A computed fold for an 81-nucleotide RNA from uncultured Lichenihabitans sp., annotated as Glycine riboswitch aptamer. Lineage of the source: Bacteria > Pseudomonadota > Hyphomicrobiales > Lichenihabitantaceae > Lichenihabitans. Model confidence (mean pLDDT): 79 of 100. Of the family's consensus pairs, 90% are formed in the model. The RNAcentral record of the sequence draws on MGnify.
């Protein structure tokens, strides 16, 4: 590194608009307010190290991303090569 398997968290919140549909409802898209960290970023620095100058977390922060089931992604960890 590849393949394969297991892999988590948080509003089915409120409002607009479209579109469906007799109703109920139902799907997408905008806004809003909350909220989630185990991709990706940043931050200090625990720890480290060739040592006063570097590296740097599962820890903070959420900027992007995500918040029913499905899918997708997913740190990590098995097993094969």
């Nucleotide at each position: 590194a590849u393949g394969u398997g297991g892999g988590a968290g948080a509003g089915a919140c409120c409002u607009c608009g479209u579109c469906c549909g007799u109703c109920a409802g139902g799907a997408c898209g905008g806004g809003g307010c909350g909220c989630c960290g185990a991709c990706g970023g940043a931050g200090a620095a625990a720890c480290c190290g060739c040592c006063c100058c570097g590296g740097a977390a599962a820890c903070u922060c959420u900027c992007a991303g995500g918040c029913a089931c499905c899918a997708a992604g997913g740190a990590c960890c098995g097993c094969a090569u």